Model confidence (mean pLDDT): 82 of 100. Predicted 3D model of a 1546-nucleotide RNA (small-subunit ribosomal RNA) from a Candidatus Saccharimonadota bacterium.
RNA sequence: UUUUUGGAGAGUUUGAUCCUGGCUCAGGAUUAACGCUGGCGGCAUGCCUAAUACAUGCAAGUCGAACGAACUUUUUAAGAAAUUAGAUUUUAGAUAUUGGAAUCUAGUGAAUUUUAUAUUCGCUAACUUCCAGCAACUAAGCUCUAAAGGACUAAAUUGUUAGUGGCGGACGGGUGAGUAACACGUUGGAACCUGCCCCAAAGUAAGGAAUAACUGCCCGAAAGGGUAGCUAAUACCUUAUAAUAUCCAAUUUAUUUGGAUUAAAGCUUUAUGUGCUUUGGGAGGGGCCUGCGUCUGAUUAGCUAGUUGGUGAGGUAAAAGCUCACCAAGGCGACGAUCAGUAGCUGGUUUGAGAGGACGACCAGCCACACUGGGACUGAGAUACGGCCCAGACUCCUACGGGAGGCAGCAGUAAGGAAUCUUCCACAAUGGGGGCAACCCUGAUGGAGCAAUGCCGCGUGCAGGAUGAAGCGUUUCGGCGUGUAAACUGCUUUUAUCACCGAAGAUUAUGACGGUAGGUGAAGAAUAAGGACCGGCUAACUACGUGCCAGCAGCCGCGGUAAUACGUAGGGUCCAAGCGUUAUCCGGAAUUACUGGGCGUAAAGCGUCUGUAGGCGGUUUUUCAAGUCGGGUGCGAAAUCUUGUGGCUCAACCAUAUAGAUGUUGCCCGAAACUGAAAGACUAGAGGUAGGUAGAGGCAAGUGGAACUUGCGGUGUAGGAGUGACAUCCGUAGAUAUCGCAAAGAACACCAAUGGCGAAGGCAGCUUGCUGGGCCUUACCUGACGCUCAGAGACGAAAGCGUGGGGAGCGAACGGGAUUAGAUACCCCGGUAGUCCACGCCGUAAACGAUGAUCACUAUGAGUAUGGAGAUUCGACCCUCUGUGCUCAGUAGCUAACGCGUUAAGUGAUCCGCCUGGGGAGUACGAGCGCAAGCUUAAAACUCAAAGGAAUUGACGGGGACCCGCACAAGCAGAGGAACAUGGGGUUUAAUUCGAAGCUACGCGAAGAACCUUACCGAGGCUUGACAUCCUAGGAAGUCUAUGGAAACUAAGACGUGCCUUUUGGAACCUAGUGACAGAUGCUGCAUGGCCGUCGUCAGCUCGUGUCGUGAGAUGUUGGGUUAAGUCCCGCAACGAGCGCAACCCUUGUCGUUAGUUAUAUUUUCUAACGAGACUGCCCGGGUUAACCGGGAGGAAGGUGAGGAUGACGUCUGGUCAGCAUGGCUCUUACGCCUCGGGCUACACCCGUGUUACAAUGGCCACUACAACGCGCUGCCAAACCGUAAGGUGGAGCAAAUCGCAUCAAAAGUGGUCCCAGUUCGGAUUGAGGGCUGAAAUUCGCCCUCAUGAAGUUGGAUUUGCUAGUAAUGGCAGGUCAGCCAUACUGCCGUGAAUACGUUCCCGGGUCUUGUACACACCGCCCGUCAAAUCACGAAAGUUGGGAGCAGCUGAAGUACCAUUUAAUGGUCCUACGCUGAAUCCAGCGAUUGGGGUUAAGUCGUAACAAGGUAUCCGUACCGGAAGGUGCGGAUGGAUCACCUCCUUU
Repeated sequence: UUUUUGGAGAGUUUGAUCCUGGCUCAGGAUUAACGCUGGCGGCAUGCCUAAUACAUGCAAGUCGAACGAACUUUUUAAGAAAUUAGAUUUUAGAUAUUGGAAUCUAGUGAAUUUUAUAUUCGCUAACUUCCAGCAACUAAGCUCUAAAGGACUAAAUUGUUAGUGGCGGACGGGUGAGUAACACGUUGGAACCUGCCCCAAAGUAAGGAAUAACUGCCCGAAAGGGUAGCUAAUACCUUAUAAUAUCCAAUUUAUUUGGAUUAAAGCUUUAUGUGCUUUGGGAGGGGCCUGCGUCUGAUUAGCUAGUUGGUGAGGUAAAAGCUCACCAAGGCGACGAUCAGUAGCUGGUUUGAGAGGACGACCAGCCACACUGGGACUGAGAUACGGCCCAGACUCCUACGGGAGGCAGCAGUAAGGAAUCUUCCACAAUGGGGGCAACCCUGAUGGAGCAAUGCCGCGUGCAGGAUGAAGCGUUUCGGCGUGUAAACUGCUUUUAUCACCGAAGAUUAUGACGGUAGGUGAAGAAUAAGGACCGGCUAACUACGUGCCAGCAGCCGCGGUAAUACGUAGGGUCCAAGCGUUAUCCGGAAUUACUGGGCGUAAAGCGUCUGUAGGCGGUUUUUCAAGUCGGGUGCGAAAUCUUGUGGCUCAACCAUAUAGAUGUUGCCCGAAACUGAAAGACUAGAGGUAGGUAGAGGCAAGUGGAACUUGCGGUGUAGGAGUGACAUCCGUAGAUAUCGCAAAGAACACCAAUGGCGAAGGCAGCUUGCUGGGCCUUACCUGACGCUCAGAGACGAAAGCGUGGGGAGCGAACGGGAUUAGAUACCCCGGUAGUCCACGCCGUAAACGAUGAUCACUAUGAGUAUGGAGAUUCGACCCUCUGUGCUCAGUAGCUAACGCGUUAAGUGAUCCGCCUGGGGAGUACGAGCGCAAGCUUAAAACUCAAAGGAAUUGACGGGGACCCGCACAAGCAGAGGAACAUGGGGUUUAAUUCGAAGCUACGCGAAGAACCUUACCGAGGCUUGACAUCCUAGGAAGUCUAUGGAAACUAAGACGUGCCUUUUGGAACCUAGUGACAGAUGCUGCAUGGCCGUCGUCAGCUCGUGUCGUGAGAUGUUGGGUUAAGUCCCGCAACGAGCGCAACCCUUGUCGUUAGUUAUAUUUUCUAACGAGACUGCCCGGGUUAACCGGGAGGAAGGUGAGGAUGACGUCUGGUCAGCAUGGCUCUUACGCCUCGGGCUACACCCGUGUUACAAUGGCCACUACAACGCGCUGCCAAACCGUAAGGUGGAGCAAAUCGCAUCAAAAGUGGUCCCAGUUCGGAUUGAGGGCUGAAAUUCGCCCUCAUGAAGUUGGAUUUGCUAGUAAUGGCAGGUCAGCCAUACUGCCGUGAAUACGUUCCCGGGUCUUGUACACACCGCCCGUCAAAUCACGAAAGUUGGGAGCAGCUGAAGUACCAUUUAAUGGUCCUACGCUGAAUCCAGCGAUUGGGGUUAAGUCGUAACAAGGUAUCCGUACCGGAAGGUGCGGAUGGAUCACCUCCUUU
């Protein structure tokens, strides 16, 4: 000093669940870009693309104290003769500047001295003093000056500069093309160089020859060049000197001795100056070698001839094949050589809990490059960014002959691109080059400018303020939100603005920044807020618009008329001078798993074995110390990061620390347990010897019987064969059948088995020979010899291939027959390859236990095959113990679950193989193998958000079991055929209003359409309306007359004047007006309420608690019985409960009691009320001593007595907006309202439901009986009379147990007639005449009489109802209603059957179970061809471009060398560029072609999922429009049934 500070998840596969598994999101980061917006400051950062091309300016010069020269400044000497003009000199006068000397003072350098003081000397400056003395001025005269002229010359000085020379242009600055390499990082090393700098020693002597500049001439457009001549040096050369330098020789302990060779330069202000030369050392720098580390691809496996090593020589600053000659044949490589692709490396940056991953901007270290390629020169240093030579591409100039250039320096331009700045200031600071210095240069650097590009900081105000203003939004219309927000009041002034002052950065001087930072003051809330989002993930919700459109979307997904998901608005949320989007990286992702995953079924164990390299390895002793551990020490640049401290007001930022972190690292010392190495020992692993033992183990040879087929012969006659049923086929030329003989091939019944053997594939009559392996027992021998195994090798079903045989049966293909819509199939008749043998290939299967090999450990029980032992026995069996195999159940444990479970899928160890979402695809390309078929290895583009495993609940099955129902069967009567009625479809129409549509629409809404109804159509009318509320005005209301009209309506006129009252008016009603509103059978039953139908009166549907399961869920509710019933009993991890069932309710059947009207009577009957009675209560039998069932008694009734009402959770998005109600939408002089007429009643046809019939069980006529439910005042209507009748007249009685409908109900019964026919059946249709209702009977009513007299002779396929007072049959009543199309509907009573063996089948339902790829749930799901659109990819004649080599030719510049005519020379070796050739690799394009992916509603089929209707799938072969079919072998990941074996329990 340190002592570890660190880890979150969510959405999405399903009806739901758990798991596997991918996709997506939330975080952080960035040299970013884009969209919208934008106040200030600080600090950073700013071409990621075209190492593309560059206009212009600048970026490396400096030294005159190295040198000659030129020009220049200031001077000096000289300036003749003559001319002009001017002035001075001289002498005399006077003095300011000025000059010299001295003293003193100050500064500075040196010497003396032991040091200091001091002294001395020199220099510089100022003051003072002394001396000298000039110009201007005055006087005089020599002379001087200027102009012109200038012949002969000479010496200094200032500054600048071309050139020679020196030093520097090898630093600084830029970029990242190349490079996978000693390039970088780190560690160590020896055989080296080093200018300037530092230290030390020595020296610096004497000479010489040139050359540039310059001058003349010449060439050229220019750039430049040639030639003649002159000249200097710190340029160059010679000589001398010469050691601890170098070389040679000798001697020697040695650093000894001797010899030889090699130096220099001067300049200057003269100083203890600065250079120069030699030698030694240092510092810093550089070169070289080396261990280790550093991306991807094996669809790159072999590479290498100077290659590897040696000897010698050359060469370099230096080791070395660095180069050469000779010799040897080596060297590298699965621990990945070579080749290809990509890439500057590092400190570090970013992310992450970490381990890791990704990256390598800015800053720093190293490397590489400088238009492209090659080359050397100079130099200490370069193979040189702003140097040279050559070649090439490009640009520019040109007089066409020839020249010039290189921004990947700073600015800047063009281009490219989504995208990246000023042609700024300054050398003031820091640093660099040159110089003694002054100084010069410096686009290094310091600064400013531009950009929200990033990080950090600040602000856009603060406090008060509720009639909670207005506006806006919303509303349930009350309100609520925006919201103390605003307005308003008070306060403050950061920033910005203005004015004044004004730094540090600098040392004596010098400040670009810069009047900057900062300070003081002034006025005034003044100058300053946006962006994204609001379905879930994910914080934040409403309204309107839109209507699968427009659009959104990160994933899931929103949008088809009520969108919190689109667009807009209000509101809200999150960030904030930013906010979002896009792109990229890490994270989440344990989704490559070292930390930290898996492989039975989800993706994943090689088909099996042998075995090499490799990995791993039993017990024990000693040694070593490679791994390992400990200690010490060196290095690991700085910056960065962490920690502490400090400075800018804080922060970002910056500084600082003898703080830390940063490593497979070097060296030294130590330890010895483990691993390792060496040596030795052992026997438990492994192996061997001996003795036994079971076996379809393998190979070869031989041999046997049964059967099939064929041939021959006999007997014998009409069929045989085949199928669901047929047919093709065989047969009177004698089949099939049967007997005998013969031939040939293939396979081996019974034994036989979850039996045996083998590594797997696989192996089966019998015998023999050869041969492999296993197991058991007992001893002995070897002594770890073992395990696993990448490559490699061997074996390897079926199918298939080659050659040669063989060929009975079977049998792909093929032919024929069926089936079918078709049938390239299933079925049938034939039948070729093949199946068999020999030899050789192939090398794949669901080659499966979907489970790699080996070792060890971890409960049991049972069966079986085969050994050994014990006990017992005469000997065995049984029994016990102990091995090796096969099989079942099961504990712990494991697993997502299913399941596995000593034969593990448990617990551990070792090694190998394999997986990483689905599809594309086990495909393409490449390679290897193969005769071929094909096999092995093995991608990508593109596309989806899933694909998948196990289990759960349902639903479904041409799966199974059980049960029920008029479901079938057994019966009766019908429907379907006829006519008519009625409803529907269709058609028609001005309209034929609307709804209902399998069961569950169709005699249904409609319990009654001539008008009305009425909703439809035509025509005519109304517009606050036919109806409701409110307001205004007028009028009572109302009645009557009356014009036009089809009416609604509309002119006109008369009568009437009410009620209450405070005398204003009010209530009801009418008319007119106004607007709010009315109105709508207009739409949506898929927005709804309510009600209803249906499964179904089926027996089911659930819950609480508990228990089981990770969970969905299960259990209960299943099981054994039983029931009409989830009814009851028993059992049971369940115990209870609810809605349903049953019962309670109504009617009916028996009895009792009480009461009661009707004319009388009354036991009865009837009506009403109350009560009793029936409960398996009793007996017998069966059954589990149960529930319950069968039989019986009694009873009016017997096993829910009969009938009704009553309808669980739910299903059908069932029906109804036209019964009613109602959200939303729509219409408003009409989609509303009124009126008349018409229509709903049409009519080629089809369907449903009914009526009447077809007749003799009948029709007709006559006579005779017996009901019940009901209804009646706008009603039922008696008697009596009229009419053939319908009906009429009539009017008694009755608001009804009293009267009436209503007599005699009809069928039935009795008697008669008809006599089997289109009739004395049947009654349609039609004619004529009447009656009734009603304003009205034509469209369009009912009834009566007479006449007419159709179809129809019992009904095809098919189909309905009914199990007892039922079916069938007969009539009666009621509702609606003026009347009635009612044969309908709802009820009533009369007469009154037949049949049920039974559950195989059809239909529907219930329970359990099974399979499932279904869950919108089989009306499900789903496959492939074809057709259309579109996308990416492969092949392709070829074509284009590029890369790296190889070979050949040519060969620039240049080094080295040689030669020579000594030059502007020639040649040799090597090489760049270029050309040619044969291959190779990569990329692009490519007519056409191939498959693949994707795409709401195309075509053909239906292959798969259920036993998917032929079980499916795998390999292989053939065939077919397509899915696919068939043959051979294999798997179960096949349902169902039966059997065998085993298990569980007893």
Taxonomically the source falls in Candidatus Saccharimonadota (Bacteria, Bacteria candidate phyla). The RNAcentral record of the sequence draws on ENA and SILVA.